[in-house]
RNA sequence: ACUCGACAAUGGCAAACCUUUCGAAAGGGAGGGACGCAAAGCUACCGAUCCUUGCGGACCAACAAGGGCAGCGGGGUUACCAGU
Numbered sequence: 001a002c003u004c005g006a007c008a009a010u011g012g013c014a015a016a017c018c019u020u021u022c023g024a025a026a027g028g029g030a031g032g033g034a035c036g037c038a039a040a041g042c043u044a045c046c047g048a049u050c051c052u053u054g055c056g057g058a059c060c061a062a063c064a065a066g067g068g069c070a071g072c073g074g075g076g077u078u079a080c081c082a083g084u
Stems, first nucleotide, its partner, number of pairs: 001084002005081001012037002017032006035071001041077003045074003049068006
């Protein structure tokens, strides 16, 4: 430096659920708790998906605007150990 994670080692993160809190909602924060994760570190650029509003005789869909989501996939970026 590199694709990569076989064999290890040090460790790390924390799903659902419960309590509490913020939010109209999706969802976020804190504590408990572990389903799992080699980037389950960070990032909303792309797609998917979720919420709100608009449009509309009503419903659904489509479209538009705003807000989420990184543990849905891709991209960008940083990184321990092992291996080459």

This is a predicted structure of an 84-nucleotide RNA (c-di-GMP-I riboswitch aptamer) from a Woeseiaceae bacterium. The coordinates come from a structure-prediction model, not an experiment, and the mean pLDDT is 84. The source organism's lineage runs through Bacteria, Pseudomonadati, Pseudomonadota, Woeseiales and Woeseiaceae.